A computed fold for a 64-nucleotide RNA from Desmophyllum pertusum, annotated as transfer RNA. The sequence is in RNAcentral, with records from Rfam. It matches the Rfam family "tRNA". The family's RNA type in Rfam is transfer RNA.
[in-house]
RNA sequence: CCGUAGCUCAGUGGUUAGAGCAUCCGUCUGGUGUAUGGAAGGUCAUGGGUUCAAAUCCCAUCGG
Numbered sequence: 001c002c003g004u005a006g007c008u009c010a011g012u013g014g015u016u017a018g019a020g021c022a023u024c025c026g027u028c029u030g031g032u033g034u035a036u037g038g039a040a041g042g043u044c045a046u047g048g049g050u051u052c053a054a055a056u057c058c059c060a061u062c063g064g
Stems, first nucleotide, its partner, number of pairs: 001064003006021004014052001023039005045061005
């Protein structure tokens, strides 16, 4: 310094937590997918604190 979806990451106090890739189901095609529509997928590392409100700020712990 970092820890957020299977992977790579964004989100840096404000109301449904997101993107790309991957996966699944369709569309298209003679077939394929590098095309296209949709779906599923999250204890925001763990525990506490501050706050009306915490992924976001503070402390400790764990891991890299």